RNA sequence: CUCCGAUAAUAGCAAACCCGGGGCGACCCGGGGACGCAGAGCCAGGGGUCUCAUUGAGACAGCCCAGCCUCCGAA
Numbered sequence: 001c002u003c004c005g006a007u008a009a010u011a012g013c014a015a016a017c018c019c020g021g022g023g024c025g026a027c028c029c030g031g032g033g034a035c036g037c038a039g040a041g042c043c044a045g046g047g048g049u050c051u052c053a054u055u056g057a058g059a060c061a062g063c064c065c066a067g068c069c070u071c072c073g074a075a
Base pairs, nucleotide, nucleotide: 004073005072012037013036017032018031019030020029021028022027035062041068042067045065046064047063048060049059050058051057052056
């Protein structure tokens, strides 16, 4: 360094649900809250799922792959 990864350390994120707001909707934003997560960081390029005012326009990165970036080090 690579693979890999813990009942280790440090830091971080935050499912369901509740409250407020936005959107026709999927869903998003803020607050509370923690089921979980080493990539549960970014990205909608490919696949997939979902929505609608369906020649089309959108949502999901906490479904998989690709790309970019990245903490720690027992076995």